Description
The RNA shown here (c-di-GMP-I-GGC riboswitch aptamer) has 78 nucleotides and comes from an uncultured bacterium.
RNA sequence: CGCGAAAGGGCAAACCCGCGGUGACGCGGGGGCGCAAAGCCACGGGGCUCGUUGAAAGAGCUAGCCGGGCUGCCGAAG
Numbered sequence: 001c002g003c004g005a006a007a008g009g010g011c012a013a014a015c016c017c018g019c020g021g022u023g024a025c026g027c028g029g030g031g032g033c034g035c036a037a038a039g040c041c042a043c044g045g046g047g048c049u050c051g052u053u054g055a056a057a058g059a060g061c062u063a064g065c066c067g068g069g070c071u072g073c074c075g076a077a078g
Stems, first nucleotide, its partner, number of pairs: 003075002010035002015030006033064001039070003043067003046062005
């Protein structure tokens, strides 16, 4: 560089409870499907919400959809 065996540890989907938000969804507790960046960033694409008669503009959500950027624990084989 690359890769993901082992060990210690880490995170935490669905679902349930509480709080916040019109909503997507977020936060806390329980839970544990999974994850080697499931750590951070909405920059590109996608998805979703509000908005609209229908759209659009606009404003948002999603980093556990993909790409990109920044940072990072351990170390067996190759």
The prediction has a mean pLDDT of 88.